This is a predicted structure of a 73-nucleotide RNA (transfer RNA) from Candidatus Taylorbacteria bacterium RIFCSPHIGHO2_12_FULL_45_16. Rfam family: tRNA. It is annotated as a transfer RNA. About the family: Transfer RNA (tRNA) molecules are approximately 80 nucleotides in length. The organism belongs to Candidatus Tayloriibacteriota, within Bacteria.

[in-house]
RNA sequence: GCGAGUGUAGCUCAGAGGCAGAGCGCCGCCCCAACACGGCGGAGGUCGGGGGUUCGAGACCGCCCCACUCGCA
Numbered sequence: 001g002c003g004a005g006u007g008u009a010g011c012u013c014a015g016a017g018g019c020a021g022a023g024c025g026c027c028g029c030c031c032c033a034a035c036a037c038g039g040c041g042g043a044g045g046u047c048g049g050g051g052g053u054u055c056g057a058g059a060c061c062g063c064c065c066c067a068c069u070c071g072c073a
Stems, first nucleotide, its partner, number of pairs: 001072007010024004018055001026042005048065003051061002
C1' cells in the first nucleotide's frame, strides 16, 4: 500500500428501523454472631466521530475520518 472484520455501561457481549439491555463488577438495604452465599433495589451509555437516507437510525449507506485485529504484498 491492497483486502476483510470489529468498535454499544468499568469488563465480556446481546440488541435483524419505533423502549438501549444482559452477565460479571460497583453502591445501598435485607439475611448472618460475622464473612461468604443468597434476596431486593440503585447508579453508570455523546451506541468511535462526521455526513446522508427515513416521519423515526445502535441498526441502513458502492459515503468520509479515527482506532484496533486478521490476511496479502